[in-house]
RNA sequence: GCUAGCGUAGCUCAACGGUAGAGCACCUGAUUUGUAAUCAGGUGGUUGAGGGUUCGAUUCCCUCCGCUAGCU
Numbered sequence: 001g002c003u004a005g006c007g008u009a010g011c012u013c014a015a016c017g018g019u020a021g022a023g024c025a026c027c028u029g030a031u032u033u034g035u036a037a038u039c040a041g042g043u044g045g046u047u048g049a050g051g052g053u054u055c056g057a058u059u060c061c062c063u064c065c066g067c068u069a070g071c072u
Stems, first nucleotide, its partner, number of pairs: 001071007010024004018055001026042005048064005
């Protein structure tokens, strides 16, 4: 330099173009003499950035940024 993949909650990951979810973590309560474990509930998101298509975009298209892999 060329090609491909990925970027979503603090972390690991989902999500036919139609209200963005799960597990772990965190907070509150129950349980316990206390802690851990367990149970119940809750908080937390400019979906990497900017445009385009569409009634509607995490999803489709373009450019850029970052990471990874391959080729040279």